About this RNA
Large-subunit ribosomal RNA, domain IV from a museum specimen metagenome, 357 nucleotides, folded computationally. The full RNA is in RNAcentral, with records from SILVA. Rfam family: Bacterial large subunit ribosomal RNA. Rfam links the family to the GO terms structural constituent of ribosome and ribosome. The coordinates come from a structure-prediction model, not an experiment, and the mean pLDDT is 86.
Context: one part of a larger RNA
RNA sequence: CCGUGGUUAAGGAAUUCGGCAAAUUAUCCCCGUAACUUCGGGAGAUGGGGAGCCGGUUGGCGUGUACGCCCGUGGCGGCGGAAGCGCGGGCCGGCCGCAGUGAAGAGGCCUGAUCGACUGUUUACUAAAAACACAGGUCCAUGCUAAGCGUGUUUGCGAAGUAUAUGGACUGACGCCUGCCCGGUGCCGGAACGUUAAGGGGAGGAGUUAGCCUUGCGGGGCGAAGCUCUGAACCUAAGCGCCGGUAAACGGCGGUGGUAACUAUAACCAUCCUAAGGUAGCGAAAUUCCUUGUCGGGUAAGUUCCGACCCGCACGAAUGGCGUAACGAAUCGGGCGCUGUCUCAACCGCGGACUCG
Numbered sequence: 001c002c003g004u005g006g007u008u009a010a011g012g013a014a015u016u017c018g019g020c021a022a023a024u025u026a027u028c029c030c031c032g033u034a035a036c037u038u039c040g041g042g043a044g045a046u047g048g049g050g051a052g053c054c055g056g057u058u059g060g061c062g063u064g065u066a067c068g069c070c071c072g073u074g075g076c077g078g079c080g081g082a083a084g085c086g087c088g089g090g091c092c093g094g095c096c097g098c099a100g101u102g103a104a105g106a107g108g109c110c111u112g113a114u115c116g117a118c119u120g121u122u123u124a125c126u127a128a129a130a131a132c133a134c135a136g137g138u139c140c141a142u143g144c145u146a147a148g149c150g151u152g153u154u155u156g157c158g159a160a161g162u163a164u165a166u167g168g169a170c171u172g173a174c175g176c177c178u179g180c181c182c183g184g185u186g187c188c189g190g191a192a193c194g195u196u197a198a199g200g201g202g203a204g205g206a207g208u209u210a211g212c213c214u215u216g217c218g219g220g221g222c223g224a225a226g227c228u229c230u231g232a233a234c235c236u237a238a239g240c241g242c243c244g245g246u247a248a249a250c251g252g253c254g255g256u257g258g259u260a261a262c263u264a265u266a267a268c269c270a271u272c273c274u275a276a277g278g279u280a281g282c283g284a285a286a287u288u289c290c291u292u293g294u295c296g297g298g299u300a301a302g303u304u305c306c307g308a309c310c311c312g313c314a315c316g317a318a319u320g321g322c323g324u325a326a327c328g329a330a331u332c333g334g335g336c337g338c339u340g341u342c343u344c345a346a347c348c349g350c351g352g353a354c355u356c357g
Base pairs, nucleotide, nucleotide: 001352002351003350004349005348006347007346008345010343011342014341019338027051028050029049030048031047036041038173052095053094054093055092056091057090058089060087061086062085063084067080068079069078070077071075096100108336109335110334111333112332113331114330115328116327120132121131136171137170138169139168140167141166142165148157149156174323175322176321177320179253180252181251184250185249186246187245188244189243190242193241194240195239199235200234204230205229206228207227208226211222212221213220214219254272255271256270257269258268281315282312293309294308295307296306297305
């Protein structure tokens, strides 16, 4: 010096990103306990007192012989019960030590806020959380050979169930609530009209040629049936168009100019655009760039924290909004206690490193 333990004057968080680490507290009995609250809780709240040993005294409980009493049952019956024995209290007095839950083991506490209701679950080996789950809420699908799932295509699961059931999606206890927009996308419904495939249909056209016409004999023209090719009208589904509905479906929820008898501001007016222009509540927030916003509180001093304000760069209502007792190895502030975290270091034990061997 390293690791791990122990002790420490005075101070007591001055340390540090941060009380990290350590210390304090700790058991049992008694007293006594606030805000708040879903009346259960909070609560071991917080905060106090006691605890050893010896003697005396006084209750209680158990056991219980002797003894006594009782009887619809005369019993191995019931009740009471001195002594003795056992257990465990109260009170009084005394004794010793620094110290009596004498060693060991055994909550530090309070308070303000954020998030998540809670108990649970998770990144086996850097994350335990505010993430996941959750009870509860809502929507959608499904009438039973259910929907959905099984991809090695099938005697399976759902389910030996039957809409108070099952599957899917979102939200996430509880309380108060959940505004406006259906133009886009999706989904649901409608089926008159438009469009639309294969298929049906076969008007028409083309090739071939028996034959016919023509010739200047080289050729040219017409051309039925059959065979082959092509093919219009017309008929024809879902879908799409179209018409409606639907936001706890995906999602969205404005701009400009002016105006009040101080100023400022704008209840008010005008205008443009939109499907509709953000309601309640909350707000520099786990969201605020400017920003350490401004004011207040706490400190001698506070980029964090708490309470307000609202100019919300870029909150906002089940991608839920705002509250909320209880809960949390969660996160961020403050305080009391306590301490070698520190001022500032010292000594001691053990094991190493190191030196010699």